[in-house]
Context: one part of a larger RNA
């Protein structure tokens, strides 16, 4: 002297744009954050005097629920940053070429029965599909080669035709994996390592690998710091400085990781999955004691812990993702609004004129001196407030659709009206007298001050610095 996610004393006018549990990865009431889709699919309902049309629906199936959001707890490691290779996968999308013949046998739902308190079942019979399976086919696959192996489904229209289905090449994005260099402290850790280095056969996997496994060999790391012990998510980036270099990693954007504790697979293009599933364990509910239900480090909220961080708010109108032929639906993502001087910018709190230099304060050599053009007063303005009336824009080629919102903003009126504080004043440091006190009370970042004329304690009057903030503490440069 500068920075902060700050925090506190004191005082406080608007308004914009940012930011807000840094501590207990502590435990959570309650609400909500992931669904759609009847243009796959039988059946029910409801409406109708009856078909017809319509409109809702639990259950099959399809796609999403691996995104978007949250948190940094654990990682000193191919986690990350950069550079860089090959032995890989890829639903949706985009391009190309092909194809979609022919049968079948269930099983939800509903229906009867039935167990249990209750979460939830058990039996029985029925059915329907883009669910399911069998032939048949194949510019793919595997194999030396003979030969082998692998598919599809329909929907909507009155038709054109869209929309789906399977195969197989490329494509764009997205993941997986390799490898060089770089990534905190601690030698008062110096030896570390048995699947440990390597190599064949087999297994594995989407693929390279000891990645598993058997059998051989005996290697691989280490003072250029192995091992081990502490710390810590990393980075674009913030911040401080003239660089050089320190620190730091909140907000926002990429990447890892995790989801009450461990483990552990299934579905699936994609997970070993926050709001799925199974086990243990611990905590909390609940119960007929036989069983059972949860998971806020989503978005509000609560309790606890801290010096310390915000509303159980409105809309899906705008971007975006998800399903859907579409309309639409759903979205605590996002857009917004509330709270907070928490920051950083902008406004303001009134211009001008006014000495009898009033009165009051204070001072004082009683003669002035100072407050001080400051007030009073005349004269003017109306940014802000406040009345009152207009009224957006973001809205896409044409319409249509605004949560914010009667905002913002323009316009009339009326009136200086309704808006200053805080810390200093002995040096460093920019501002000085008087009175109380009397080494006491107390002041102090350092010197230091105070014992009877204290410019340093307290008041007071003045003055100095910043100013809606201004002292102090605390971290860092």
């Nucleotide at each position: 002297g500068g920075a902060u996610g700050a925090a506190u004393g004191c005082u406080g006018a608007u308004g914009g744009c940012a930011u807000g549990c840094u501590u207990a990865a502590c435990a959570c009431a309650u609400g909500u954050a992931a669904g759609u889709u009847g243009g796959a699919c039988a059946g029910g309902a409801a409406g109708u005097g009856g078909u017809g049309u319509u409109u809702c629906c639990a259950g099959u199936g399809g796609c999403g629920a691996a995104c978007g959001g949250g948190u940094g707890a654990g990682u000193a490691a191919c986690g990350u940053g950069u550079a860089u290779g090959a032995a890989c996968c890829u639903g949706c999308c985009c391009u190309u070429g092909g194809g979609a013949g022919g049968g079948g046998a269930a099983c939800a739902a509903u229906a009867g029965c039935u167990g249990g308190a209750a979460a939830u079942g058990a039996c029985u019979g029925c059915u329907a599909a883009u669910a399911c399976c069998c032939c048949g086919u194949a510019g793919g696959c595997u194999g030396a080669a003979a030969a082998g192996c692998a598919a599809a489904a329909g929907g909507a229209g009155g038709a054109a035709u869209c929309c789906a289905c399977c195969c197989a090449g490329g494509g764009a994005g997205g993941g997986g994996c390799u490898c060089g260099c770089a990534u905190c402290u601690g030698a008062u850790u110096a030896g570390c390592u048995a699947a440990u280095u390597g190599g064949u056969g087999a297994g594995g996997c989407a693929a390279u690998a000891g990645c598993u496994u058997a059998c051989c060999a005996a290697g691989g790391c280490g003072a250029u710091g192995a091992u081990c012990a502490g710390u810590a998510g990393c980075u674009g980036g913030u911040u401080c400085g003239a660089g050089a270099g320190g620190a730091u990693g909140a907000u926002c954007a990429g990447c890892c990781a995790c989801a009450c504790u461990g483990g552990g697979a299934c579905u699936g293009a994609g997970a070993c999955a926050c709001g799925g599933c199974c086990c243990a364990g611990a905590c909390u509910c609940c119960u007929a004691u036989g069983a059972g239900a949860g998971g806020c480090a989503g978005c509000a909220g609560u309790g606890g812990g801290g010096a310390a961080u915000u509303u159980u708010c409105c809309a899906u109108a705008a971007u975006g993702g998800g399903c859907a032929a579409a309309a639409g639906c759903g979205u605590g993502a996002c857009g917004g609004a509330g709270c907070a001087a928490u920051g950083c910018c902008a406004u303001g709190u009134g211009g001008a004129g006014g000495u009898a230099g009033a009165a009051g304060g204070c001072c004082c050599a009683c003669g002035a001196a100072u407050u001080g053009u400051g007030a009073a007063c005349u004269u003017u303005u109306u940014u802000u407030c406040c009345u009152a009336g207009a009224g957006a824009a973001a809205a896409a080629g044409c319409a249509a659709u605004a949560a914010c919102g009667g905002u913002a903003u323009c316009u009339c009126a009326a009136g200086a009206a309704u808006a200053a504080g805080c810390a200093u004043c002995g040096g460093c440091c920019a501002a000085c007298u008087c009175u109380g006190u009397g080494c006491c009370a107390a002041c102090a970042g350092c010197c230091g001050u105070g014992g009877u004329a204290a410019u340093a304690c307290a008041a007071a009057g003045g003055a100095u610095a910043c100013a809606a903030g201004u002292g102090u503490c605390a971290u860092u440069c």
Molecule: small-subunit ribosomal RNA, 5' domain
Organism: Adansonia grandidieri